[in-house]
RNA sequence: CAAUAGAGGUGCGGACAGCAGGGUACCCGUCCGACCGGCAGGGCAGCCGGAACCGUCGUGCGGGAAAGGGGUUGUUCGCCGAAGGAAUCGGACCCGCCCGAUCCGGUUUCUGGCGCUGCCGUGUAAGCGGCGACGCUGUCAUGUUCAAGGAGCAUGGAGCGCUAUUGGU
Numbered sequence: 001c002a003a004u005a006g007a008g009g010u011g012c013g014g015a016c017a018g019c020a021g022g023g024u025a026c027c028c029g030u031c032c033g034a035c036c037g038g039c040a041g042g043g044c045a046g047c048c049g050g051a052a053c054c055g056u057c058g059u060g061c062g063g064g065a066a067a068g069g070g071g072u073u074g075u076u077c078g079c080c081g082a083a084g085g086a087a088u089c090g091g092a093c094c095c096g097c098c099c100g101a102u103c104c105g106g107u108u109u110c111u112g113g114c115g116c117u118g119c120c121g122u123g124u125a126a127g128c129g130g131c132g133a134c135g136c137u138g139u140c141a142u143g144u145u146c147a148a149g150g151a152g153c154a155u156g157g158a159g160c161g162c163u164a165u166u167g168g169u
Stems, first nucleotide, its partner, number of pairs: 001167006009080001011079009026064005032058004036049004041099004083111010112137004117132006139157008
């Protein structure tokens, strides 16, 4: 230097199922407001519909109320940059056009892992994501102590790391 195999533990992610939690879409009613409203989340264009205020739309309030997604448990599968985030590119979806959201893949970069919490972002909410602090933990380095193959304590670094084996120089 390369290959192979491993370790961290309340370890990571996927699928299926159960359970709990969460009050949005949508429907009805009502007060108020507006004059336009619909065709996906927004905008432009185009098309359609209403304008008879008894109509259409919007905020609030009251009643009813999904699905998805998220959480947790179990089973199972794949694993230890597991995986997650940011930026960017391409594709899918939508599409008449543009932007955005979502999904898949590539590149670069950041994060050892977990818990908990402050802030920020996101979401109807429950929750989720990111950064920081604190704590625990694994690993290596340095220092120190010991009955010294090793263990304890303290400080610190990062997975492009660490351990083992094999091969090459």